[in-house]
Context: one part of a larger RNA
């Protein structure tokens, strides 16, 4: 791990609600007494027991005052009709009116009034108590500890051997003298080497389920002192003792150990036990020492009520809106140039100064040219409000109310428009769909992407995506691109292929070849030189078919080559530009390697189009079962569902098992209970029968109560 067996909303109380029951403007009766029956008490029942509660009136802070024997209207059920209408209308609605506090007040608010309540039982909830169950670290009180280990007292014991040689002393030598120097004695010393003893520096060695909940082994301090040890004693927990490490104080210390207070307290974590049916959320708003939590509203769910509307689609009529987009008309921005001022300023000229001229700027005001959530002279789609008609839905009772029980108050993702940010699988907002709480079909695989909302079974058409194998259906037709195994990005190009336009062409285009390309002049300037070509400035005229004061290369400057032009030869299309579709480059990642794979080439790839076919729980048909609702005496029965069916927190509702008790009805030695293994039956939860085996109890129905169901809790005890 894994099995067995334990293991989690109980009881009292307090209030509040629904049901069912008795009684009723009353209900009930506590404590507590009597009786009976039993078994002596107790405890059952049964007659008492009116204390008290609770209601029959309210309002006020209080003093204190005090209410509809039902006046109007509307109008569901229902009944009644000369019954498609109308009349009466229980309860119900809305006034009116009335009590009373405020106030001067027959203002006006606020509260409260045309009698239904209480007891008891049951059912969900709720207060108080351990409160569904286990789980702290802690705080508090009182007790026990100094046999460990810290510090002190008191009275003992202990330190082999060896070195070093303070002081003082002695003797010699020198000295006036102090004293000096030497050589002996002498034996100090937290003094050294080093044994016991006592420590523990290093190896970060060995051990690390250990020989030890601190050991081993080698190394290393210290070893006559602040030395080490025996035995008696003291000191105690918000205390003690500390040469001080927060270090010890009995393997326990930033506050010991035991009980007890205690089943602390936790808004935090885990776990909470049979079935089916119906419905069915939220993760938002406010406030909150509030943010992991809770209150109130919002959204679910049941009853009861009410009684006609009511809306998520659509269409049109009126009406609001100032966003998208646009624009400069107004707001604060902003480009260029004109003009008109110029008092203040910068700059600069004339003047001795006053002052004056020009400029730059500032300021109007023209013209032009930009641009904006917080600008608007205009402005959509769209939206949003009302009416009305359609369309759904509703008397087989919608909408609304009222009260009973919740959960939820971390959400999360996609598509659309935002904010904010370089950007993000970021952070934040509206709106509207999904996931959450939703299978299925597809996308290789996949919470939310596309198709689709699911009772069960069995045929059938289809969605989304698909039809060469893997793999269900076209190796299915027609026309085109594409060669790249392309089949992703801005961008880039004589790849290719379509489309549009403009120029020249048999009067001969476009390429290519042959030939020419001249003169004035060596243009002028500049330069050492510039000569068609270092740089400046101009770029005219002649001779021609033509021929630049010159495309390029060249020279030190020339010189030469060559190009525009120009003609010959050839003979058909030629050149320019714009657009698009494939297709190349652009293109780089870490283990070998991926369109899901194989693999495919006039395709199995990209456009365009056309017929077929495969493909969901979807739609259709057929049978059954649940549920709801309507009809019925009726839980039965028959009808009806295109507009019933997924489902998590969560409300509601019927059911199954287990153990006691009371009536009752039974089984069993011709085998009870219990357990192995087998059949049936139920949507389930179970039940139920046949066998073995087992040897003595069990059990059905109704009532009734409850220490009633187990996979989890690092759940508990037992076994393996």
């Nucleotide at each position: 791990g894994c099995c067995a067996g334990g293991g989690a909303g109980u009881u009292u109380u307090u209030u509040g609600u629904u049901g069912u029951g008795g009684c009723g403007a009353g209900a009930c009766u506590a404590a507590g007494a009597a009786g009976u029956u039993u078994u002596u008490u107790c405890a059952u029942c049964u007659u008492c027991g009116u204390a008290g509660u609770c209601g029959c009136a309210g309002g006020g802070a209080a003093a204190c005052c005090a209410a509809u024997a039902g006046g109007u209207u509307c109008g569901c059920a229902a009944c009644a009709u000369u019954u498609u209408u109308u009349g009466u209308g229980a309860g119900g609605a809305a006034c009116a009116a009335g009590a009373u506090c405020u106030u001067a007040a027959u203002a006006g608010g606020g509260u409260c009034u045309g009698u239904a309540g209480u007891c008891a039982c049951a059912g969900c909830a709720u207060c108080a108590a351990a409160a569904c169950c286990c789980g702290a670290a802690g705080c508090u009180g009182g007790u026990c500890g100094a046999u460990c280990u810290a510090u002190u007292c008191c009275u003992g014991a202990g330190c082999a051997g060896a070195a070093u040689g303070a002081a003082g002393u002695c003797g010699c030598u020198c000295u006036u003298a102090c004293g000096a120097g030497u050589g002996a004695u002498g034996g100090a010393a937290g003094u050294u080497c080093g044994c016991a003893g006592g420590g523990u520096u290093g190896u970060u060695g060995u051990c690390g389920u250990g020989c030890a909940a601190a050991a081993c082994a080698c190394u290393c301090c210290u070893c006559u002192g602040a030395c080490u040890u025996g035995g008696g004693a003291a000191u105690a927990g918000u205390g003690a003792u500390g040469a001080a490490a927060g270090g010890u104080c009995a393997a326990u210390c930033a506050a010991g150990g035991c009980c007890a207070g205690u089943g602390a307290c936790a808004g935090c974590u885990g776990g909470u036990u049979c079935c089916a049916c119906u419905c069915g959320a939220a993760a938002u708003g406010g406030c909150u020492c509030u943010a992991a939590g809770g209150c109130c509203a919002g959204c679910c769910u049941g009853a009861c009520u009410g009684g006609a509307g009511a809306u998520u689609g659509g269409u049109g009529g009126c009406g609001g809106g100032g966003u998208a987009g646009a624009g400069c008309a107004c707001u604060a921005a902003u480009u260029g140039g004109g003009u008109g001022u110029u008092u203040a300023g910068g700059g600069g000229g004339a003047g001795a100064a006053a002052u004056u001229c020009c400029u730059c700027g500032g300021c109007a005001u023209c013209c032009u040219g930009u641009a904006a959530a917080a600008c608007u002279c205009c402005g959509a789609a769209c939206u949003c409000g009302u009416c009305a008609c359609c369309a759904u839905c509703g008397u087989a009772g919608a909408a609304g109310g009222u009260c009973g029980g919740a959960g939820u108050g971390a959400g999360g993702g996609g598509c659309a428009c935002g904010g904010g940010g370089u950007a993000a699988g970021c952070c934040u907002g509206u709106g509207u769909c999904c996931c959450g709480a939703a299978a299925g079909a597809g996308a290789a695989a996949a919470a939310a992407c596309u198709c689709a909302g699911a009772c069960u079974a069995a045929g059938g058409u289809u969605a989304a995506g698909g039809u060469c194998c893997c793999c269900a259906a076209a190796u299915g037709c027609u026309g085109g691109a594409u060669a790249a195994g392309u089949g992703u990005a801005a961008g880039a190009g004589a790849g290719u292929c379509u489309u549009u336009g403009g120029c020249c062409c048999a009067a001969g285009a476009c390429a290519a070849u042959g030939g020419g390309a001249a003169g004035g002049u060596g243009g002028g300037c500049u330069u050492a030189g510039a000569a068609g070509c270092a740089g400046c400035c101009a770029u005219c005229c002649c001779u021609u078919a033509a021929a630049g004061a010159g495309u390029u290369c060249g020279u030190a400057a020339c010189a030469g080559a060559u190009c525009a032009c120009c003609c010959a030869u050839c003979g058909a299309g030629g050149u320019c530009a714009a657009a698009g579709g494939c297709a190349u480059c652009g293109a780089a990642a870490a283990u070998g390697g991926a369109c899901g794979g194989g693999a495919u080439u006039u395709a199995a790839u990209c456009c365009a189009g056309c017929u077929a076919c495969c493909g969901a729980u979807a739609c259709c048909u057929u049978a059954g079962a649940a549920c709801a609702c309507u009809a019925u005496a009726a839980c039965u029965u028959a009808g009806u569902g295109a507009u019933u069916g997924u489902g998590u927190a969560g409300a509601g509702u019927g059911g199954c098992g287990a153990c006691c008790u009371g009536u009752u009805a039974g089984g069993g030695u011709a085998g009870a209970a219990g357990u192995g293994g087998g059949g049936a039956c139920a949507u389930g939860a179970g039940u139920u029968c046949c066998u073995g085996u087992g040897g003595a109890c069990c059990u059905g129905a109704u009532a009734g109560g409850u220490a009633u169901g187990u996979g989890g809790a690092u759940c508990c005890u037992g076994g393996u």

This is a predicted structure of a 720-nucleotide part of an RNA (large-subunit ribosomal RNA, domain II) from Candidatus Methanovirga aequatorialis. The coordinates come from a structure-prediction model, not an experiment, and the mean pLDDT is 83. It matches the Rfam family "Archaeal large subunit ribosomal RNA". Lineage of the source: Archaea > Methanobacteriota > Methanobacteriales > Methanobacteriaceae > Candidatus Methanovirga.